[in-house]
């Protein structure tokens, strides 16, 4: 130092052709039990790395930067 993929809830990932930001687990409550688990229900939890541009409308498309991970090259 070049080259390509990744960065969305506390984890791990979704999001169809740009058109309401979602589920699984964790967590919180409550229900059920003599309790604890387990199971139901019901709930909070998000500047979508970061600043910026295109657009009526950006997780998505463009630009730089960061940070991870891999592979050339010296």
């Nucleotide at each position: 130092g070049c080259c390509g993929a990744c960065g969305u809830a506390g984890c791990u990932c979704a999001a169809u052709u740009g058109g309401c930001a979602g589920a699984g687990c964790a967590c919180a409550g409550c229900a059920u039990u003599c309790g604890u688990a387990a199971u139901g229900c019901u709930g909070a939890g998000g500047u979508u790395g970061u600043g910026g541009g295109u657009u009526c409308a950006a997780g998505u498309c463009c630009c730089a930067c960061c940070g991870u991970c891999g592979g050339c090259u010296c």
This is a predicted structure of a 74-nucleotide RNA (transfer RNA) from Planctomycetes bacterium MalM25. Taxonomically the source falls in Planctomycetota (Bacteria, Pseudomonadati). Rfam family: tRNA.